Model confidence (mean pLDDT): 85 of 100. The RNA shown here (transfer RNA) has 72 nucleotides and comes from Hadarchaeota archaeon (SeqCode). The sequence is in RNAcentral, with records from ENA. Rfam family: tRNA. About the family: Transfer RNA (tRNA) molecules are approximately 80 nucleotides in length.

[in-house]
RNA sequence: GGGCCGGUGGCGAAGUGGUAUCGCGCCGCCUUCGCAAGGCGGAGAUCGCGGGUUCGAGUCCCGCCCGGUCCA
Numbered sequence: 001g002g003g004c005c006g007g008u009g010g011c012g013a014a015g016u017g018g019u020a021u022c023g024c025g026c027c028g029c030c031u032u033c034g035c036a037a038g039g040c041g042g043a044g045a046u047c048g049c050g051g052g053u054u055c056g057a058g059u060c061c062c063g064c065c066c067g068g069u070c071c072a
Stems, first nucleotide, its partner, number of pairs: 001071007010024004018055001026042005048064005
């Protein structure tokens, strides 16, 4: 330098062009003498960055950045 895969809450993942979902973690309440477990509720990601297409983009297209992998 080139090919391919990936980048989404604090962490790990899902996501047919139409309200961004789940698990763990975090906070509050219930339960307990207390803790854990369990139950209920809540906060938290404008989706790596910038453009384009579209009525509408996490999703499609282009460029760039970062990580992994293969080739040279």